This is a predicted structure of a 79-nucleotide RNA (c-di-GMP-I riboswitch aptamer) from a Desulfuromonadales bacterium.
Parts: sequence; structure tokens; C1' cells
RNA sequence: CUCCGAUAAUAGCAAAAUCAGGGUAACCUGAUGACGCAAAGCCACGGAUCCUAUCAUGUAGGAUAGCCGGGUUGCCGAA
Repeated sequence: CUCCGAUAAUAGCAAAAUCAGGGUAACCUGAUGACGCAAAGCCACGGAUCCUAUCAUGUAGGAUAGCCGGGUUGCCGAA
């Protein structure tokens, strides 16, 4: 340095739900909360799913990174 991921250690993030706000909606932001996570850090590139408009099943726009794959950066160091 790469691979790997432990009843190790220091940290981190934050599901559902509730409240407030934004949005037609999916969903997002903040607070509370903690289901869980070795990248549950970041990126919409591919697939998948969801929403809106339209229509005759195609197209356009949007959303989900905690759906999968991929790219990229990072803490620690047992076997």
C1' cells in the first nucleotide's frame, strides 16, 4: 500500500413515527427519536422501483444513494 472486517478502540450517520415547513406528488429540510449501518460519506452512470403530465403503452420531467451494481474519498488494525 492492497485485500479483509474483530464481542477491539476512537468517532460517525440516523429508519419508522411525531411536530413545523416546502412540493400537485413521489419525496425533501429542520427538531425530537433510534430500526439499523464498515462507508447508511459523496456522485443519478447502468438497472430497478416510485411520482407527475400525456396517451394507447410509448415519451418527457422529477424522486429514491438506507434497492442493486458501478465510480470516487475516508477512520482503525485483530485474524

The prediction has a mean pLDDT of 87. Taxonomically the source falls in Desulfuromonadales (Bacteria, Pseudomonadati, Thermodesulfobacteriota, Desulfuromonadia). The model forms 95% of the base pairs in the Rfam consensus.